Description: Small-subunit ribosomal RNA, 5' domain from an uncultured bacterium, 535 nucleotides, folded computationally. Its Rfam family is "Bacterial small subunit ribosomal RNA".
[in-house]
Context: one part of a larger RNA
RNA sequence: GGAUGAACGCUGGCGGCGUGCCUAACACAUGCAAGUCUAAGGAGAACAUAUUCUUCGGAAUAUUAGUAAACUGGCGAACGGGUGAGUAACGCGUAGGUAACCUACCCUUAAGCUCGGGAUAACCCACCGAAAGGUGAGCUAAUACCGGAUAAUAUCUUUCCUCAUAAGGGGUAAAGAUCAAAGGUGGCUUCGGCUAUCACUUAUGGAUGGGCCUGCGUCUGAUUAGCUAGUUGGUAGGGUAACGGCCUACCAAGGCAACGAUCUUUAGCUGGUCUGAGAGGAUGAUCAGCCACAUCGGGACUGAGACACGGCCCGAACUCCUACGGGAGGCAGCAGUGGGGAAUAUUGGACAAUGGGGGCAACCCUGAUCCAGCAAUACCGCGUGUGUGAAGAAGGCCUGAGGGUUGUAAAGCACUUUCAAUUGUGAAGAAAAGUUAACGGUUAAUAACCGUUAGCCUUGACGUUAACUUUAGAAGAAGCACCGGCUAACUCCGUGCCAGCAGCCGCGGUAAUACGGAGGGUGCAAGCGUUAAUC
Numbered sequence: 001g002g003a004u005g006a007a008c009g010c011u012g013g014c015g016g017c018g019u020g021c022c023u024a025a026c027a028c029a030u031g032c033a034a035g036u037c038u039a040a041g042g043a044g045a046a047c048a049u050a051u052u053c054u055u056c057g058g059a060a061u062a063u064u065a066g067u068a069a070a071c072u073g074g075c076g077a078a079c080g081g082g083u084g085a086g087u088a089a090c091g092c093g094u095a096g097g098u099a100a101c102c103u104a105c106c107c108u109u110a111a112g113c114u115c116g117g118g119a120u121a122a123c124c125c126a127c128c129g130a131a132a133g134g135u136g137a138g139c140u141a142a143u144a145c146c147g148g149a150u151a152a153u154a155u156c157u158u159u160c161c162u163c164a165u166a167a168g169g170g171g172u173a174a175a176g177a178u179c180a181a182a183g184g185u186g187g188c189u190u191c192g193g194c195u196a197u198c199a200c201u202u203a204u205g206g207a208u209g210g211g212c213c214u215g216c217g218u219c220u221g222a223u224u225a226g227c228u229a230g231u232u233g234g235u236a237g238g239g240u241a242a243c244g245g246c247c248u249a250c251c252a253a254g255g256c257a258a259c260g261a262u263c264u265u266u267a268g269c270u271g272g273u274c275u276g277a278g279a280g281g282a283u284g285a286u287c288a289g290c291c292a293c294a295u296c297g298g299g300a301c302u303g304a305g306a307c308a309c310g311g312c313c314c315g316a317a318c319u320c321c322u323a324c325g326g327g328a329g330g331c332a333g334c335a336g337u338g339g340g341g342a343a344u345a346u347u348g349g350a351c352a353a354u355g356g357g358g359g360c361a362a363c364c365c366u367g368a369u370c371c372a373g374c375a376a377u378a379c380c381g382c383g384u385g386u387g388u389g390a391a392g393a394a395g396g397c398c399u400g401a402g403g404g405u406u407g408u409a410a411a412g413c414a415c416u417u418u419c420a421a422u423u424g425u426g427a428a429g430a431a432a433a434g435u436u437a438a439c440g441g442u443u444a445a446u447a448a449c450c451g452u453u454a455g456c457c458u459u460g461a462c463g464u465u466a467a468c469u470u471u472a473g474a475a476g477a478a479g480c481a482c483c484g485g486c487u488a489a490c491u492c493c494g495u496g497c498c499a500g501c502a503g504c505c506g507c508g509g510u511a512a513u514a515c516g517g518a519g520g521g522u523g524c525a526a527g528c529g530u531u532a533a534u535c
Stems, first nucleotide, its partner, number of pairs: 001535002004532001006531005013382004018377001019375002021340001026338003030335003035075003040072002048063006082293003091218008101210002106206002109203004114148004123138001125136004154178006160171003183198006221263001226256003231253008268290004272283004295316005318329004346372001348371003354368001355366004385415004395406004419476001421471001424468002429462001434456008479524005484505003490519005500507002
């Protein structure tokens, strides 16, 4: 000198754009953060209103409404969001391998979508329990579940051809065996069916996303020198999507290490960031990629995908409820609270945009996101007036007492009005969706459905938006540090090795440019200094 997720002191006008628990991976009140589909399925309220009847208590019917709240079923919940505890590791980075693998939804291509069956939740009835919840009996549906048929280029077995890399590679070569499905909503109908679309099943190829393996690189300590028994390898089997001591049995006795094994310390890694001429050094907030974790430890289930933050089970600690028998919970999601700390924000708005989930769609959900709020926390921009003005006013300070300086500074005069204040106007962020018409596709079809074009109709949290404009008036807007040398800037008074200063050298013991105050000056400026760690 640079730089900071900074803090502290003094001060503080506006805007833009970023950033904001670095400490206790400490504990958490409350609300919200993952739902959606009735075009898969069966069932199905109430308040209220109207009418009728009435023994004046009420009852019935219709609308509410096939709505609400639930239930079965499907998809999603493995994404998105948070944190960095652990991890010195194929964790990450980089370059490769997979002839050892998987991949829901999506796209391509080929084919199919047939015949049956028995349950069960909801519901109703009975019962247990303080609650959480549970038990028994009965009824019912499906794109839930099960059986049969058919089927290959799928899988398995056998045989064959071919490629070559040791191997399980390739073969629309052959034979045998095995494995599938579900309907919904429109339109037409001569009721047989046809057709559109969304689903469903099998298979091929792709895309996307992952799993696994390998070379190289990746902190400290030798005041850590030996470490290892599934350990190292083999055979066989099991297991996995898949290779493999991944696991098991048996066999052999290996494997690693001074090129630092083992042990220990510290640590998420990277793109990057800061600095530096570079080499390098330091660092890993925000943003992006990967990894790991979800109170602590362990486990599996479901599923294409998890060993699953807002799922389940077990154990532990803690907190809460309890009728003492037993139950409930997990903010390292967004806000917010306590605590810790030098220190870090609102229990805000909206799904308008972008994106995600569900749905044919309308639409619903979305603390992702977009916005607003708070903080000079960082960077950038603007303003706090401009011109003129010597009687060099007054006052202050100094003085050699003449004067000098503050100083064109002020006052005065003439102007301007950015920003803030005030009045009004007012973009862009909006593309869609819906609806009407035309045309095209599909079709037996001028239905329906899909696409394109045109018209119409609307959708904005921000938002009293940005921008423009009206009015008024210099009006509302400057501080902080320093002045002995390094280092730009000097005098007076007070103090008297005291009080104090100080980054280093050093100042202060009666004339202190070094302490404290004043005047003056210097430097930065809505900031200025100090401290911290870093180059």